[in-house]
Molecule: transfer RNA
Organism: Candidatus Roizmanbacteria bacterium
RNA sequence: GCCGCAGUGGUGAAAUGGCAUACACGCAGGAUUUAGGAUCCUGUGCCUGAAUAAGGCGUAGAGGUUCAAGUCCUCUCUGCGGCA
Numbered sequence: 001g002c003c004g005c006a007g008u009g010g011u012g013a014a015a016u017g018g019c020a021u022a023c024a025c026g027c028a029g030g031a032u033u034u035a036g037g038a039u040c041c042u043g044u045g046c047c048u049g050a051a052u053a054a055g056g057c058g059u060a061g062a063g064g065u066u067c068a069a070g071u072c073c074u075c076u077c078u079g080c081g082g083c084a
Base pairs, nucleotide, nucleotide: 001083002082003081004080005079006078007077010025011024012023013021018067026044027043028042029041030040031039045057046056047055048054060076061075062074063073064072
């Protein structure tokens, strides 16, 4: 230099072009316990906001296609593998 694969919450990671976070772990609060563990229940991206209201943003980054993009196309960045 060329080719291929991958990049998604705090972690592992799912998702046919149609609710962005399924499922598990972790964390917070509660129940239970003398206490802890285990178990069960609820919650858990960011910003504005008094707010559990409402709104905006968010799948490595920037563009494009589309009514609609994590997903398709282009370029860039990072990591891994291959060829020379």